[in-house]
RNA sequence: GUCUUGUACAACAGAAGCCUGUGAAUCCGGUCAGGACUGGAAGGUAGCAGCCGUAAGUAGUUUCCUUCUGUGUGUUACGAGUUUCC
Numbered sequence: 001g002u003c004u005u006g007u008a009c010a011a012c013a014g015a016a017g018c019c020u021g022u023g024a025a026u027c028c029g030g031u032c033a034g035g036a037c038u039g040g041a042a043g044g045u046a047g048c049a050g051c052c053g054u055a056a057g058u059a060g061u062u063u064c065c066u067u068c069u070g071u072g073u074g075u076u077a078c079g080a081g082u083u084u085c086c
Stems, first nucleotide, its partner, number of pairs: 001083001003081006009074002011071007019060004028053004036045003
């Protein structure tokens, strides 16, 4: 120096996370009008509808960031083996 190969890094591709929206008749949470029960009363108890926040899921942007996977991508870095020359 040739060839094969390993690891790391980078590039490319993909996926996931993050972000926003949506999202539970009931088997999520909170607040619970009305009404119900309880009490002599003051109150208390459970709690429908509604509202708010979300889970699983789902849609969007793919820009940035993070993680993972892959590649017959690399004037990259460090090794191993083989072989040739000095």

About this RNA:
The RNA shown here (Bacterial small signal recognition particle RNA) has 86 nucleotides and comes from a Candidatus Zixiibacteriota bacterium. The source organism's lineage runs through Bacteria, Pseudomonadati and Candidatus Zixiibacteriota. The model forms 88% of the base pairs in the Rfam consensus. It was read from a public genome assembly, where an Rfam model found it. The prediction has a mean pLDDT of 76.